[in-house]
C1' cells in the first nucleotide's frame, strides 16, 4: 500500500417528535432530542421501487375525479466512488 472478514478504540451521524422557515404537495433546512446505523459519508446525470401532482391532458354529475414528473426519498433496495481503527 492492497484485499478479505471480524471485533474494537477515538469518535461520527441523527429516526420519530417539537419549534421556526420554506414548498402546491411530497418533502427539505436550522435548532433541540436520540430510534438506530461499520459507511445512516457522497452520487437520483447508473438501475429499480415508493411518495406527491403545481403545471399539462382527459372526463364532468361538478367546483370535483383520473392520468402524468420536470418535483421528492441515498435512514427503500441494488450499484458506483471515497473514508477511520486494529488483528489475521
Nucleotide at each position: 500500500a492492497c484485499a478479505u472478514a471480524u471485533a474494537u478504540u477515538u469518535g461520527g451521524c441523527a429516526c420519530a417528535c417539537u419549534a421556526a422557515u420554506u414548498g402546491a404537495a411530497a418533502g427539505a433546512u436550522u435548532a433541540g432530542c436520540u430510534c438506530g446505523c461499520a459507511a445512516a459519508g457522497c452520487c437520483u446525470u447508473g438501475g429499480a421501487a415508493u411518495c406527491u401532482a403545481a403545471g399539462a391532458g382527459u372526463c364532468c354529475u361538478u367546483u370535483g375525479a383520473c392520468u402524468u414528473a420536470u418535483g421528492a426519498u441515498c435512514g427503500u433496495c441494488c450499484g458506483g466512488c471515497u473514508g477511520c481503527u486494529a488483528u489475521u